[in-house]
RNA sequence: UGCCGGAUGGUGUAGCGGUAACACGUCUGACUCUGGAUCAGAAGACCCUAGGUUCGAAUCCUAGUCCGGCAG
Numbered sequence: 001u002g003c004c005g006g007a008u009g010g011u012g013u014a015g016c017g018g019u020a021a022c023a024c025g026u027c028u029g030a031c032u033c034u035g036g037a038u039c040a041g042a043a044g045a046c047c048c049u050a051g052g053u054u055c056g057a058a059u060c061c062u063a064g065u066c067c068g069g070c071a072g
Base pairs, nucleotide, nucleotide: 001071002070003069004068005067006066007065010024011023012022013021018055026042027041028040029039030038048064049063050062051061052060
């Protein structure tokens, strides 16, 4: 250089074009002598960037950035 795949809360992953979900973690409360465990609740991602298509885009298209793999 070419081809393929990936980028989504703090972390790991979901997510047919129609309010972005789950687990862990964090915070608050209950429980407990305290902690842990358990239970209840809450906060937290405008989805890598910029355009395009569409009534509507994390999702489709184009270009770019970064990461990984394959080929040379």
Transfer RNA from a Chloroflexota bacterium, 72 nucleotides, folded computationally. It matches the Rfam family "tRNA". The sequence is in RNAcentral, with records from ENA and MGnify.